A computed fold for a 392-nucleotide RNA from uncultured Amaricoccus sp., annotated as Bacterial RNase P class A. Its mean pLDDT, the model's own confidence on a scale to 100, is 77. The model forms 93% of the base pairs in the Rfam consensus.
């Protein structure tokens, strides 16, 4: 200097005029102050918070995760490491447990696609033709060579054989046994066995771990208004005790049908079983029709918050100390115009420099709030690492 890889930052500035939303001061006029994001987006994960639901143990259904160890409030996220794949490398990718529990799939091509297979071929012997090389046919042997395919029943080399084959041997691969290192995933070393029967689980499945439902249009308060409306269906409407009212009988004492309220039990409900709890216990549940309200306040921003420094840690991150308070709308606020500068691209002039003209300046907008992931982004800047070339 060129190319590549990883991480981070900015993403317009200044002035003037007019115009916006919140809060504060002011009687008012007006003044002061604050005012969109790294993704506010997608709604894909995890939560906080609110309401409903049942808590423990076991099981089923449904969904999620899947190498190991750590971080975090938590996660499907982040960090480090292991293994596999890509790349010369920096680095990137991985739905990364199990195929001998079972079921299923591997199209087409090919002889044959899981205990399969002979198309072209190779070899011994026999017969025929031929001068020979060789050609045709038959019984038998082979799966090493070629071909098909994404993939062919271990690979390379050697020995052996009529020709061949783990048939035998060496190394690699695979299984089993053991030593060492590591928390572990795993790595490494040694021994042993000729050793089979591939792939797909991002097909169902098996194994291990995790998981209530809905969501700020959650929810709470105030005001206002209407029709404590109507219909149908299902289940059930049982027993005991107490209080109060009490028609009626009665001269009175007293008896007393029935009703209200409270308590208990049977019974029912809460996915299934058990324990405990809760609800109903004279009502409960489901469906449909109809009416009123669509207003205001709150939730609504002090947060698992941000910034700086020190310490611990490879790191994610954690601890300690100090400082800061940065939108809260509700048909939904920050916009318009002018001027100058800046960045980028092109052209011209000048020729260290620089000047002029033209064009252009990204993705995009809070609505309860955080932690992530994913997607979009003109242009510029910084740092580190890898490769190549050149110079000192």
């Nucleotide at each position: 200097g060129c190319g590549g890889a990883u991480g981070g930052c900015c993403g317009g500035a200044u002035g003037g005029c007019c115009g916006c939303g919140g809060c504060c001061c002011g009687a008012a006029a007006g003044g002061g102050u604050c005012g969109a994001g790294g993704a506010a987006a997608g709604u894909c994960c995890g939560g906080a918070c609110u309401c409903c639901a049942g808590g423990g143990a076991g099981a089923a259904a449904u969904g999620g995760c899947g190498g190991c160890g750590g971080g975090u409030a938590a996660c499907g996220c982040c960090c480090g490491c292991c293994c596999g794949g890509g790349g010369u490398a920096a680095c990137c990718c991985g739905a990364g447990g199990g195929a001998a529990a079972g079921c299923g799939c591997c199209a087409c091509a090919g002889a044959g696609a899981a205990g399969a297979g002979a198309c072209c071929g190779c070899c011994u012997c026999c017969g025929g033709g031929g001068a020979a090389a060789c050609c045709c046919g038959g019984c038998g042997g082979c799966a090493a060579g070629g071909g098909u395919g994404a993939a062919a029943c271990g690979g390379u080399g050697g020995g052996g054989u009529a020709a061949g084959a783990g048939c035998c041997c060496a190394c690699c691969g695979c299984g089993c046994c053991g030593g060492c290192g590591g928390c572990a995933a795993c790595g490494u070393c040694g021994g042993u066995g000729g050793c089979a029967c591939g792939g797909c689980a991002a097909g169902c499945c098996c194994c291990g771990c995790c998981a209530g439902g809905a969501g700020c249009a959650a929810g709470g308060c105030c005001a206002a208004a209407u029709a404590g409306g109507g219909a149908u269906c299902g289940c059930g409407c049982g027993g005991g005790g107490g209080u109060c009212c009490g028609a009626u009988c009665g001269a009175g004492a007293g008896a007393g049908a029935g009703g209200u309220c409270c308590c208990c039990c049977a019974g029912g409900g809460u996915u299934c079983u058990c324990c405990c709890g809760c609800c109903c216990g004279a009502g409960c549940g489901a469906u449909c029709c109809g009416g009123g309200u669509u207003g205001g306040c709150u939730g609504c921003c002090c947060g698992a918050g941000c910034c700086c420094g020190c310490c611990g840690g490879c790191g994610a991150c954690g601890g300690c100390g100090g400082g800061c308070c940065g939108a809260g709308a509700u048909g939904a606020a920050u916009g318009g115009c002018c001027a100058u500068c800046g960045g980028c691209g092109g052209c011209c002039c000048c020729c260290c420099g620089g000047g002029g003209c033209c064009g252009u300046c990204a993705c995009a907008g809070a609505a309860u709030c955080c932690g992530g992931c994913u997607u979009a982004c003109a242009g510029g800047c910084c740092a580190u690492c890898c490769g190549c070339g050149c110079g000192a």

It was read from a public genome assembly, where an Rfam model found it.